[in-house]
RNA sequence: AAAACAAGCCGUCUUAUCGUCCCGUCCCGAAACUUCGGGAUCUGGAAGGAAAGUCCGGACACCAAAGUGCAAGCAUAGCGGGUAACACCCGUCGCUCUGUCUAUUACGUCAGUGUUGGACCAGUGCAACAGAAAGCAAGUACAGUUAGGCUGUAGUGAAAUCAGGUAAACUCUAUGCGGUGCAAUACCAUGUAUACCAAGGCUCGAAUGUGGCACGCAUGAUCUUGGAGGGUUGGUAGCUUGAUCCCAAUAGUAAUAUUGGGGCCAGAUAAAUGAUAAGAUUCCGUCUCGACGGGAACAGAAUCCGGCUUAUAGGCUUGUUUUAUUU
Numbered sequence: 001a002a003a004a005c006a007a008g009c010c011g012u013c014u015u016a017u018c019g020u021c022c023c024g025u026c027c028c029g030a031a032a033c034u035u036c037g038g039g040a041u042c043u044g045g046a047a048g049g050a051a052a053g054u055c056c057g058g059a060c061a062c063c064a065a066a067g068u069g070c071a072a073g074c075a076u077a078g079c080g081g082g083u084a085a086c087a088c089c090c091g092u093c094g095c096u097c098u099g100u101c102u103a104u105u106a107c108g109u110c111a112g113u114g115u116u117g118g119a120c121c122a123g124u125g126c127a128a129c130a131g132a133a134a135g136c137a138a139g140u141a142c143a144g145u146u147a148g149g150c151u152g153u154a155g156u157g158a159a160a161u162c163a164g165g166u167a168a169a170c171u172c173u174a175u176g177c178g179g180u181g182c183a184a185u186a187c188c189a190u191g192u193a194u195a196c197c198a199a200g201g202c203u204c205g206a207a208u209g210u211g212g213c214a215c216g217c218a219u220g221a222u223c224u225u226g227g228a229g230g231g232u233u234g235g236u237a238g239c240u241u242g243a244u245c246c247c248a249a250u251a252g253u254a255a256u257a258u259u260g261g262g263g264c265c266a267g268a269u270a271a272a273u274g275a276u277a278a279g280a281u282u283c284c285g286u287c288u289c290g291a292c293g294g295g296a297a298c299a300g301a302a303u304c305c306g307g308c309u310u311a312u313a314g315g316c317u318u319g320u321u322u323u324a325u326u327u
Base pairs, nucleotide, nucleotide: 001323002322003321004320005319006318007317008316009315010314012280013279014278015277016276017275018274020046021045022044024042025040026039027038028037029036030035048298052309053308055307056306057305058304059303060181061180062179063178067215068214069213070212073177074176075175076174077173078092079091080090081089082088093117094115095114097112098111099110101108102106118172119171123170124169125166126165140154141153142152143151144150185237186236187235188234196227197226198225199224200223207219208218209217244263245262246261247260248259249258250257251256281296282295283294284293285292286291
């Protein structure tokens, strides 16, 4: 210096003008107990590392409590640690693959990648071609022989002794798992049909109760279930201060944890987060080396968070390995 791998960061920037949405502040009007409507453009802010997939785990909300047992389904599977939790992350052992080293040429050392890591005598499956034959019984060629495929060798094949292989093959074992989901839920307003049909029931009890079944428990009478039909398709909250972000120190191999300091960075509701102009950065092409032209990836929040998976032009930083050169 180049290449490969791994991790992290950026992924356009600056100025001006105008525009949209939100918090706050101010003004005007109404209302009456702090709400509504309009305005000012005054301060501040406004789409990601994956916002995607909806694959996992939760926070939160509701189901009176979410009980006991059973079945089904799903998930996990060496050992230990982390986390709110996980099928995630870290370490380590084993195994696989790649490279390298050496007295050894290997089931070895070192470094890195990956992880499908319990059980094949509980059972059932699967294994092309070749081969006589791929499993419950037989039997090709040759040899031995106690004359019985009884024993051995050869041949085919990955595998030929009721033997082995295979379980992200079915399965078995161990452990674990209530359900539904912000279209949850709570409140306000409006309005119709306290009507019609059928069945059952009225405390000696029909029926209902958020995965299924049973038991238990609770509620239960102008009742319950089913059918057909009618009304409301409005508004507010939930709604963004969080298992949050940044810096430092300490502990730890690490994941991470603790302590101290600093920060507030969307909250829309048919959906705002933009447009124009100039310059800069970067990439590509042409060329008279002055410049000119074009481009800047994947892609857009909708309750929130931690992961996993997938997509991604280009640039920067750190580390490891290899190669070349110089000393």
A computed fold for a 327-nucleotide RNA from Mesohalobacter halotolerans, annotated as Bacterial RNase P class A. The prediction has a mean pLDDT of 75.